[in-house]
Molecule: small-subunit ribosomal RNA
Organism: mine metagenome
RNA sequence: AGGGUUUGAUCCUGGCUCAGGACAAACGCUGGCGGCGUGCCUAACACAUGCAAGUCGAACGGUCCCCUUCGGGGGAUAGUGGCGAACGGGUGAGUAACACGUAGGUGACCUGCCCUGUAGUGGGGAAUAACUGCCCGAAAGGGUGGCUAAUACCGCAUGAGUUCUCCUGCGCGGGCAGGAGAAGAAAGCUCCGCAAGGGGCGCUACAGGAGGGGCCUGCGGCGGAUUAGCCAGUUGGCGGGGUAAAGGCCCACCAAGGCGACGAUCCGUAGCUGGUCUGAGAGGACGGCCAGCCACACUGGGACUGAGACACGGCCCAGACUCCUACGGGAGGCAGCAGUGAGGAAUAUUCCGCAAUGGGCGCAAGCCUGACGGAGCGACGCCGCGUGGGGGAAGAAGGCCUUCGGGUUGUAAACCCCUUUUGCACGGGAUGAGAUGCCCCUUUUUGGGGCUGGGACAGUACCGUGCGAAUAAGCCUCGGCUAACUACGUGCCAGCAGCCGCGGUAAUACGUAGGAGGCGAGCGUUGUCCGGAUUUACUGGGCGUAAAGAGCGCGCAGGCGGCACUGCAAGUGCUCAGUGAAAUCUCCCUGCUCAACGGGGAGGGUGCUGAGCAGACUGUAGAGCUGGAGGACGGUAGAGGGGGGUGGAAUUGCCGGUGUAGCGGUGAAAUGCGUAGAUAUCGGCAGGAACACCCGUGGCGAAGGCGGCCCCCUGGGCCGAUCCUGACGCUGAGGCGCGAAGGCCGGGGGAGCGAACGGGAUUAGAUACCCCGGUAGUCCCGGCAGUAAACGAUGGCCACCAGGUGUGGGAGGUGUUGACCCCUUCCGUGCCGAAGCCAACGCAUUAAGUGGCCCGCCUGGGGAGUACGGCCGCAAGGCUAAAACUCAAAGGAAUUGACGGGGACCCGCACAAGCAGCGGAGCGUGUGGUUUAAUUCGAUGCGACGCGAAGAACCUUACCCGGGCUUGACAUGCACUCGCAACACCCCGAAAGGGGUGCCUCCUGCGGGACGGGUGCACAGGUGCUGCAUGGCUGUCGUCAGCUCGUGUCGUGAGAUGUUGGGUUAAGUCCCGCAACGAGCGCAACCCUCGUCCUCAGUUGCAUAUCUGGGGAGACUGCCGGUCACAAACCGGAGGAAGGUGGGGAUGACGUCAAGUCAGCAUGGCCCUUACGUCCGGGGCUACACACACGCUACAAUGGGCCGUACAGCGAGACAGGCGCAAGCCGGCCACCCCGCGAGGGGGAGCAGAUCUCUGAAAGCGGCCCUCAGUUCAGAUUGCAGUCUGCAACCCGACUGCAUGAAGGCGGAGUUGCUAGUAACCGCGUGUCAGCACAGCGCGGUGAAUAUGUUCCCGGGUCUUGUACACACCGCCCGUCACGUCAUGGGUGCCGG
Repeated sequence: AGGGUUUGAUCCUGGCUCAGGACAAACGCUGGCGGCGUGCCUAACACAUGCAAGUCGAACGGUCCCCUUCGGGGGAUAGUGGCGAACGGGUGAGUAACACGUAGGUGACCUGCCCUGUAGUGGGGAAUAACUGCCCGAAAGGGUGGCUAAUACCGCAUGAGUUCUCCUGCGCGGGCAGGAGAAGAAAGCUCCGCAAGGGGCGCUACAGGAGGGGCCUGCGGCGGAUUAGCCAGUUGGCGGGGUAAAGGCCCACCAAGGCGACGAUCCGUAGCUGGUCUGAGAGGACGGCCAGCCACACUGGGACUGAGACACGGCCCAGACUCCUACGGGAGGCAGCAGUGAGGAAUAUUCCGCAAUGGGCGCAAGCCUGACGGAGCGACGCCGCGUGGGGGAAGAAGGCCUUCGGGUUGUAAACCCCUUUUGCACGGGAUGAGAUGCCCCUUUUUGGGGCUGGGACAGUACCGUGCGAAUAAGCCUCGGCUAACUACGUGCCAGCAGCCGCGGUAAUACGUAGGAGGCGAGCGUUGUCCGGAUUUACUGGGCGUAAAGAGCGCGCAGGCGGCACUGCAAGUGCUCAGUGAAAUCUCCCUGCUCAACGGGGAGGGUGCUGAGCAGACUGUAGAGCUGGAGGACGGUAGAGGGGGGUGGAAUUGCCGGUGUAGCGGUGAAAUGCGUAGAUAUCGGCAGGAACACCCGUGGCGAAGGCGGCCCCCUGGGCCGAUCCUGACGCUGAGGCGCGAAGGCCGGGGGAGCGAACGGGAUUAGAUACCCCGGUAGUCCCGGCAGUAAACGAUGGCCACCAGGUGUGGGAGGUGUUGACCCCUUCCGUGCCGAAGCCAACGCAUUAAGUGGCCCGCCUGGGGAGUACGGCCGCAAGGCUAAAACUCAAAGGAAUUGACGGGGACCCGCACAAGCAGCGGAGCGUGUGGUUUAAUUCGAUGCGACGCGAAGAACCUUACCCGGGCUUGACAUGCACUCGCAACACCCCGAAAGGGGUGCCUCCUGCGGGACGGGUGCACAGGUGCUGCAUGGCUGUCGUCAGCUCGUGUCGUGAGAUGUUGGGUUAAGUCCCGCAACGAGCGCAACCCUCGUCCUCAGUUGCAUAUCUGGGGAGACUGCCGGUCACAAACCGGAGGAAGGUGGGGAUGACGUCAAGUCAGCAUGGCCCUUACGUCCGGGGCUACACACACGCUACAAUGGGCCGUACAGCGAGACAGGCGCAAGCCGGCCACCCCGCGAGGGGGAGCAGAUCUCUGAAAGCGGCCCUCAGUUCAGAUUGCAGUCUGCAACCCGACUGCAUGAAGGCGGAGUUGCUAGUAACCGCGUGUCAGCACAGCGCGGUGAAUAUGUUCCCGGGUCUUGUACACACCGCCCGUCACGUCAUGGGUGCCGG
């Protein structure tokens, strides 16, 4: 000192939240010791029991007990009497008050005991308790008769001083001094002594002191204005009463006052302070312990006694409660110390002692003292100590992790050496205490010396000795903030969470473990306060757009106020003095071993009071000034306001004329109007409202607002030059006034327009937008209302701080005859801009700049400008204005994208223009769906669906059923065993497999090894899951022209610039310009191929040409003309085989879609292990009511059939391959001939090829037939008979022949491809492949149509604009409804007071 959190990112605003400190705490886990503190915050709730205030026999009379030398002595104490009980101790209910704090006043007062001084203490009297007799009562208690004492009570005497009255003087009021008169005291006890006498303790009066109090005053310390008015003894006076004392404290009379926006009254809350906590401070919060004051003592009231009380452990009354009772009546008050119950999250022993300190009484001894001193309980707090110290491995075991190598726990442990605080045992053992008494000396008090003897704590602290590492560690956390990471489990579950947020199968965030971090006898959690929060801003904030300027003005109070002078000294400054209790705090010193804690000293205590000084500034008083403000005079502009009058255009209506079939209205229509004559057009009349052009970021007004013309009344402004007043000013809480539209009340008016309403359309609907109508209203008069995006979202006034350029009003100057132009100046109104300011946008002499004064307003979003209350209103409603609850944001500006049924420009078979199709039919293939034991799996808009499949009868095969195997079908290693193997054969079996027989290998250094079988162990295996854990590869945008970087510059920043702009291009292609200059990935080019030429080579080709292969040339806008900007480039032309990228291909930027693929492969993790592995047989992937996608074949005559006939190109094909040790086996295209109608079969030559074969190309061309018909079209389907491949064509192949001959006559909405050797049509080859091709990949043949163009659909690029979007328009988001929860309000019923 800050951090987290709004966004894709940024800056700002702003709230929430965290890290700190503190606590009379509580709770959870844990717990060794000591010291010092501290401990009912809740029920001022109720209390059992004990104790907490007595003492004096030296005041008094009795009674009782003991001793006695009988003289007496000692002790106890019920009563009278004295002192005390008003202190000490508790509590915080009440109290917003002179209760407290602070500073004062008291001439308005009191004060027992104590101290000082003065004087006195003489003489009498009458009672009464105890006791006793009698009586009442259960008790508590009481009555009556009788006796008695005193330091109890009452007179008398004396009385300086005291009190009262009067007089005099001084003084500031009841003060002081003097005089006169009157009133007014007392008590004794004890010690020494024979006594006299003396001492001590008392008593009385007065004066003084000290300490303690009463009363009064200034100032200070709280929340609400949704409490604005309050008060009747109220305010004052005169007189009295009362008190220690002033006073309306109380009373009678008189007067009518007193308080309040500087907050009275009322309501709520609260003991106040020293201080405590926090904070840099200012401040905020608090008032427990300790200390001062106050208040209270079951609740309320009252007085008595007394120096003192309205009295905690006194009295009386009332009330509630508890207890006793013989029912008549009594007793009681823990907020004293312990303790109990209750309440509560929660707070202790019914302890010891008067030894110390202090208090009461006493001459004293002493007694009393739950004050106090101590101990006990509680980690409740603070402080201190310990749980051991040193050595000890390249590092045990175990745990955890692991890439299996290791890492970590970790010098940690073990082990060795050492120590003994603490602990246990034993021994010693305090300080706290030399008081009081007695004796002696001295002496005025008093002091000095000596003697005796008293400790609760405590046999404690402390010290010593012995023993032995021995008796002693936990808690929280580890995603970011915030220090500390891995594994497993879990799978939006269980849970965590202070905020942001974690958890949906790899979770450093849940739970556990290992490890780590933090603190440590504690650690966390919860609660509360301050801090951070400059987030209430005095220090120290804001209000154009983030929350925030009142709609505007006038103005009372208040605040603030020009120039110069004088007085005063209130504010202000300085000095001195008093006070600011102690404790606390700071510093120094010091005592407990340290510290906490304590002792001593110093400082501080920001405040208040008194005195003095100063006189700048503020204030105040006085007297001035003119610059602020105002006035007089002369001009001047204007939709400024009010009233009256008046004008024309237009709309509508009415009347009349002309005229005829429509008009009107819309995107298109319809409702509507019109043959009863509309619309249109002409003339006339009526009425209402509004004033075109002029009209202008022009004018006026405070704002709202104001617009034809004329008249009347009236406000304000501006300009000019002088004169006058002399600060008269600014602002302005309340208050008062004005205040658009709409609305309300009453009365008029009503042409047009037009909420509501009716109708017509639109639409899924259309309570809308559009159309036809139309009532309030709009207009006028009077009254109310009082709001607005009443906005410049910018309060008013003043001053200062660069300019430029318009415009409205005025004045002046130069020039000019003048209009006018130019210059200067004042006021207004705009734009652009400097400095400056701002989060940015922007503002910028009309400030949002720099300052001053005053007012209003803001303090997270929602709830809500709402409820309640109050005020206003006829109502509608307005003004004022919350809370519960809820959220982690809500916001401002700007940035980059994305998007838009925004704009501009451009491109693409994108549309359009064309050609051929698809969508209808049948069939093929794929998919969905359904079915099934299984119909294995994947692909799912474009970019899945003739896709993975370049070829499922078995195999493939991953699926299903059934039968088997278990170290496995396959790899590597180890151990044991066999001497096998291979091969042949037998049995069961569908096969796999199981069982069995025969035969029996090679090398060797003789140990063994190779190979193989068996058994066992490691392991294999999995097309099981996760493409959302991945690699690789691929699709797509898209062959689109884009995507970035370095440096520089701009911006607080995200970011921008570059890459935008003007041209141009297929292109971010190039040129020009430019705060940019360069560069990279893309584009293009380089590569392949086709087209032309040259050249080389070549066989089986050719024999110049052609062909194959290699190399090269050629094309670059190079040349010419034009256009453009002299550029880039474009257009045209020449030449050329080819032109402006010549055609085609390969080539796919940064990235996007968690796109696709774990089933091609690889691979993390998870899962299966006689099964989710593996082998076999059979089945399935080929199912079939349906739906879709891609194709094939057609529907025919541009055709079909038959016959004849012409012309390609790319390719493919066997001992170069596979199996096997070998021998050997397998195997291609097939001419040609023969057989078969044919598929094909039988022979068989050639051919690793420019040689042979596939190979007939087909459309085409020639000829004939068919003649518009479901046909000589079309060929599905089905029957029969065949061919071929293959172990095997039933499920389920292809082909052939004969027969059969379906749908189908060109296809709805919609939709696909293609811009030239293209589409279309035609055939051919090939990969896969035993066989199976309408598919895929290639090849050639024939060979078009159309493009005016970019409005529209789709996709894309660039710039720009808006945005509340950013998983980005398939976005975001609003309201109702349904259900649940919470909070609040209203209401019904019931219950209680």